[in-house]
């Protein structure tokens, strides 16, 4: 000096951690327009029985409240490992070759 690889730079992916929630756990929660059971009363029947069904009780839906990051998803100038792609020959470094 030449060739070439890597780092430094950028992007993406995976992983971790942080936060959030349409996640998860719990609470509360429908006069009727959810479910179940339906006292009383009502209806059908000669009767036996049957029917619809309010209140009550039980369970839930949406919503709301609280907890948690175990699962799932989302976020980002958090991290520092790996991989992929890109950019660059300004700097650092490795290899090979040639010259002095």
């Nucleotide at each position: 000096g030449g060739c070439u690889g890597a780092g430094c730079c950028c992007u993406c992916u995976a992983c971790g951690g942080c936060g959030c929630a349409u996640g998860u756990c719990g609470g509360c929660g429908a006069a009727c327009c959810c479910c179940g059971u339906c006292a009383g009363g009502c209806c059908c029947g000669g009767a036996a029985g049957g029917g619809a069904g309010c209140a009550g009780c039980g369970g839930u839906a949406a919503a709301c409240c609280g907890g948690c990051c175990c699962c799932u998803g989302c976020g980002g100038g958090c991290g520092a490992u790996a991989g992929a792609g890109g950019a660059c020959c300004a700097c650092u470094u490795g290899g090979c070759c040639g010259g002095a």
Source information: A computed fold for a 100-nucleotide RNA from a Candidatus Acetothermia bacterium, annotated as Bacterial small signal recognition particle RNA. Its mean pLDDT, the model's own confidence on a scale to 100, is 83. The source organism's lineage runs through Bacteria, Bacteria candidate phyla and Candidatus Bipolaricaulota. It matches the Rfam family "Bacterial small signal recognition particle RNA". It is annotated as a non-coding RNA gene. The model forms 96% of the base pairs in the Rfam consensus.